[in-house]
RNAcentral holds the sequence, with entries from ENA. The RNA shown here (Bacterial RNase P class A) has 375 nucleotides and comes from Ancrocorticia sp. The gene name in the source record is rnpB.

RNA sequence: UGAGUCGGCCAGGCGGCCGCGUGACGUGUUCUGCGGAACACGCCCCGAGGAACGUCCGGGCUCCACAGGGAACGGUGGUGGGUAACACCCACCCGGGGUGACCCGCGGGAAAGCGCCACAGAAAACAGACCGCCACGGGCCUCGGCCCGCGGUAAGGGUGAAACGGCGGUGUAAGAGACCACCGCGCUCCAGGUGACUGGAGUGGCACGGCAAGCCCCACCGGGAGCAAGGUCAGACAGCGCGCGUUGAGGCGUCCCGCUGAGCGCGCGGGUGGACCGCUAGAGCCGUGCGGCAACGUACGGCGUAGAUGGAUGGUCGCCGCUGGCCCGCUGAGGCGGGCCGGAACAGAACCCGGCGUAUCGGCCGACUCAUUCG
Numbered sequence: 001u002g003a004g005u006c007g008g009c010c011a012g013g014c015g016g017c018c019g020c021g022u023g024a025c026g027u028g029u030u031c032u033g034c035g036g037a038a039c040a041c042g043c044c045c046c047g048a049g050g051a052a053c054g055u056c057c058g059g060g061c062u063c064c065a066c067a068g069g070g071a072a073c074g075g076u077g078g079u080g081g082g083u084a085a086c087a088c089c090c091a092c093c094c095g096g097g098g099u100g101a102c103c104c105g106c107g108g109g110a111a112a113g114c115g116c117c118a119c120a121g122a123a124a125a126c127a128g129a130c131c132g133c134c135a136c137g138g139g140c141c142u143c144g145g146c147c148c149g150c151g152g153u154a155a156g157g158g159u160g161a162a163a164c165g166g167c168g169g170u171g172u173a174a175g176a177g178a179c180c181a182c183c184g185c186g187c188u189c190c191a192g193g194u195g196a197c198u199g200g201a202g203u204g205g206c207a208c209g210g211c212a213a214g215c216c217c218c219a220c221c222g223g224g225a226g227c228a229a230g231g232u233c234a235g236a237c238a239g240c241g242c243g244c245g246u247u248g249a250g251g252c253g254u255c256c257c258g259c260u261g262a263g264c265g266c267g268c269g270g271g272u273g274g275a276c277c278g279c280u281a282g283a284g285c286c287g288u289g290c291g292g293c294a295a296c297g298u299a300c301g302g303c304g305u306a307g308a309u310g311g312a313u314g315g316u317c318g319c320c321g322c323u324g325g326c327c328c329g330c331u332g333a334g335g336c337g338g339g340c341c342g343g344a345a346c347a348g349a350a351c352c353c354g355g356c357g358u359a360u361c362g363g364c365c366g367a368c369u370c371a372u373u374c375g
Base pairs, nucleotide, nucleotide: 001371002370003369004368005367006366007365008364009363010362012320013319014318015317016316017315018314020047021046023044025042026041027040028039029038030037031036049346053357054356056355057354058353059352060351061226062225063224064223068257069256070255071254073222074221075220076219077218078092079091080090081089082088093107094105095104096103097102108217109216113215114214115211116210117209130157131156132153133152134151136149137148138147139146140145165183166182168180169179170178184206185204186203187202188201189200190199191198192197230277231276232275233274239268240267241266242265243264244263250260251259252258284303285302286301287300288299289298290297291296322343323342324341325340326339327338328337329336330335
């Protein structure tokens, strides 16, 4: 200098004017049970995000009398850690990719059982003779062979995602784990490691094709519903009919056990459809020290203003900054200055957190790898 890998960060700035929402204060009006409340105006403070998003996981919180047992159902799935918890994160193992930094893996079990394996192909699971190869018998013959029959053969060809261990040799009519060496696989033992696993020795002689994101088996986890949870206050109204029910309605949001114990369902008719709490300080953020490879934990110090409810957080102007293209000037070059025309995304709280996934104009920083050149 070029090409790349990984991690982190920013998400225009300042000011003027107008507008919106919460809260504090002031003034005015109305109401009052005299505590205050509502409305209007003025003024002051504050007012979206890295994903606020999707709502895909996990938790807090609230209610379901208690949150009990079993089944069903759902989820997770290499090992060891982290965490409130997780399907997240970290480290490692195994497999795959890359020269490398590094990246990817829905990564338990296919010798418990069932099921499936498209197309092509002769044959798709304890298989299979289509071509080929070979022995034997017969026929033809131009003596090179060819044809027919009956057998052997999975070494070769061809099909396929996959053809019943791979490769080399011995052997044979041709072949074949039939036999041998190496590799793979299974079993046993030894050594290392917390473990996944790795290394070595011996042995078997192939018995074990793939799919578990088809059912299933194994281990572990999960009670359900959700802020329209749930609660307080105010206000309105009118009940009637039918059915079931202490021989157990209804409830414990799938069922059974167990517990509880008087209402429940349907139809017709009537009324209301307001306010407040929950509501934002929380597993919070930042820095330093210590422990740990790390995720993370811990101690100390510091920081701190959204809470709407038809749903506020916006609009406009000026200056500056960033950036793309074209032109001009200066400079040895890198580059600098000026003019004109442009560009600036994705998207927006709604109970709160931890993750994951997805969207995103442009820019900055750090660590590392490969190639090339120069010293």
Its mean pLDDT, the model's own confidence on a scale to 100, is 78. NCBI's taxonomy places the organism under Bacteria, Bacillati, Actinomycetota, Actinomycetales, Ancrocorticia. Rfam family: Bacterial RNase P class A. Rfam classes the family as a ribozyme.